[in-house]
This is a predicted structure of a 529-nucleotide part of an RNA (small-subunit ribosomal RNA, 5' domain) from a metagenome. RNAcentral holds the full RNA, with entries from SILVA. Model confidence (mean pLDDT): 85 of 100. Its Rfam family is "Bacterial small subunit ribosomal RNA". Its family is annotated with ribosome and structural constituent of ribosome in the Gene Ontology.
Context: one part of a larger RNA
RNA sequence: GAACGAACGCUGGCGGCGCGUUUUAAGCAUGCAAGUCGAACGGUAAUACGGCUUCGGUCGUAUGAGAGUGGCGAACGGGUGAGUAACACGUAGGUGAUCUACCUUGGGCACGGGGAUAGCCUGUGGAAACACAGAGUAAUACCGGAUACGCCUUAGUGUCUGUGGGUACUAAGGGAAUGGAGCUUAGGCUCCGGUCUGAGAUGAGCCUGCGGUCCAUUAGCUAGUUGGUGAGGUAAAGGCCCACCAAGGCGACGAUGGAUAGCCGGCCUGAGAGGGUGAACGGCCACACUGGGACUGAGACACGGCCCAGACUCCUACGGGAGGCAGCAGCUAAGAAUCUUCCGCAAUGGGCGAAAGCCUGACGGAGCGACGCCGCGUGAACGAAGAAGGCCGGAAGGUUGUAAAGUUCUUUUCUUGGGGAGGAAUAAGGAGGAGAGGGAAUGCUCCUCUGAUGACGUGAACCGAGGAAUAAGCCCCGGCUAAUUACGUGCCAGCAGCCGCGGUAAUACGUAAGGGGCAAGCGUUGUUC
Numbered sequence: 001g002a003a004c005g006a007a008c009g010c011u012g013g014c015g016g017c018g019c020g021u022u023u024u025a026a027g028c029a030u031g032c033a034a035g036u037c038g039a040a041c042g043g044u045a046a047u048a049c050g051g052c053u054u055c056g057g058u059c060g061u062a063u064g065a066g067a068g069u070g071g072c073g074a075a076c077g078g079g080u081g082a083g084u085a086a087c088a089c090g091u092a093g094g095u096g097a098u099c100u101a102c103c104u105u106g107g108g109c110a111c112g113g114g115g116a117u118a119g120c121c122u123g124u125g126g127a128a129a130c131a132c133a134g135a136g137u138a139a140u141a142c143c144g145g146a147u148a149c150g151c152c153u154u155a156g157u158g159u160c161u162g163u164g165g166g167u168a169c170u171a172a173g174g175g176a177a178u179g180g181a182g183c184u185u186a187g188g189c190u191c192c193g194g195u196c197u198g199a200g201a202u203g204a205g206c207c208u209g210c211g212g213u214c215c216a217u218u219a220g221c222u223a224g225u226u227g228g229u230g231a232g233g234u235a236a237a238g239g240c241c242c243a244c245c246a247a248g249g250c251g252a253c254g255a256u257g258g259a260u261a262g263c264c265g266g267c268c269u270g271a272g273a274g275g276g277u278g279a280a281c282g283g284c285c286a287c288a289c290u291g292g293g294a295c296u297g298a299g300a301c302a303c304g305g306c307c308c309a310g311a312c313u314c315c316u317a318c319g320g321g322a323g324g325c326a327g328c329a330g331c332u333a334a335g336a337a338u339c340u341u342c343c344g345c346a347a348u349g350g351g352c353g354a355a356a357g358c359c360u361g362a363c364g365g366a367g368c369g370a371c372g373c374c375g376c377g378u379g380a381a382c383g384a385a386g387a388a389g390g391c392c393g394g395a396a397g398g399u400u401g402u403a404a405a406g407u408u409c410u411u412u413u414c415u416u417g418g419g420g421a422g423g424a425a426u427a428a429g430g431a432g433g434a435g436a437g438g439g440a441a442u443g444c445u446c447c448u449c450u451g452a453u454g455a456c457g458u459g460a461a462c463c464g465a466g467g468a469a470u471a472a473g474c475c476c477c478g479g480c481u482a483a484u485u486a487c488g489u490g491c492c493a494g495c496a497g498c499c500g501c502g503g504u505a506a507u508a509c510g511u512a513a514g515g516g517g518c519a520a521g522c523g524u525u526g527u528u529c
Stems, first nucleotide, its partner, number of pairs: 001529004006525005013376006019369002021334001026332003030329003035072003040069002046063007079287003089211007098204002103200007111145001113143002121134005151174010179192005213259003220250003225247006232240001262284004266277004289310005312323004340366001342365003348362001349360004379409004389400004414466005423456001429450007473518005478499003484513005494501002
């Protein structure tokens, strides 16, 4: 000199864009943060209408909340950095050792049956959480059977070649499926689904070369250890696991142990080489009160799922139960220190749905904080009797100083009123046209026109009115280092980054006047280069 997720002191007008618990991965009241589908299914309460009525109700039709079965999602998005020195990350490769829901594209198929179970009803236990029994019902829930272009397993043959790869063939064995909505000339057709299989895309698993911390005042470490055979396990290679066999494997090119640490793109500094760092944003990893475990599923060993153990908190009728903010706000504690228990799904994106739509503390916005960067303003011109006052000087005078006052002007800002672009693209629906196929209709593809929706927002631009009106401080003045005098103090009080000032004329302390620097900031402290 530059920089900062900064803090502290004094001060503080506005706007734009960013950033905001670096400490205790400490504990959390409350609300919200993951649902959706009636075009998969049975169907209820309630409401409306109608019939009957002994006026208590009951029956039928329509609409149909909540709950339930089922599907998809919940493995994304969001948070944090505890652990981890490791194929965790970065980079370059391998997978002839693998998987991939939804999506795209190609081919084949969907025949015919069965038994349950929630909901509901009846009853029982319990303070509750919840649980149990009986009767009975539906499905795109569940289970057999048939069929098999591909597919899988086993055995065999030919060929290509890079280990379990591709391709052609033979034999034996094995494995699927479900409907819903609309239209109809009643035959079917269209759309959305279902199933088997090939390819793609996307995502993921595993393996390998190389690279990036400190300590040798850590020198030896290792029994599933190193390798083999066989069996198991996995989507998949492998001591991943197991039985047997062999005795190996690593290490001064630093094993093992200890300390520290998420890694990277980047960021800061520097002419560069390098050094430091990993906040925000983006990629990867790990974690979700602590430890362990599996279930479901295409995908988890799963933050707002389950089970067990532990610590802690809460409820309890003492028998037993409930919970997990390192999601968004917010609270307590800790600390030098870090925000609103806000608005909205209008936009972008995500989940579900045929769609309308619903959900979305992701996100879009607003609020608070000079925390940072950038921009603007706090007026402009004229104005000498160089006014008064202050300070210096014995005086003359000097200085503050065109500074003020005063005159003329402007209105960025400010106050008040008006104004209202763009962020909105289009969806459903409506109208028209073209095309493919078809016997018709719904429908399919494309184009054009129309067509609702704004949290921000009392928003922005812009227009009018008013009036210099609302707006300057902080640090320094001995040298380094730009800028000096007076008074007070008297090695006191104090200053100080270093050298050093202060003991009676202190340019170094304190105050004043003047001056210098930066400016809505200025200094100090901390850290890095």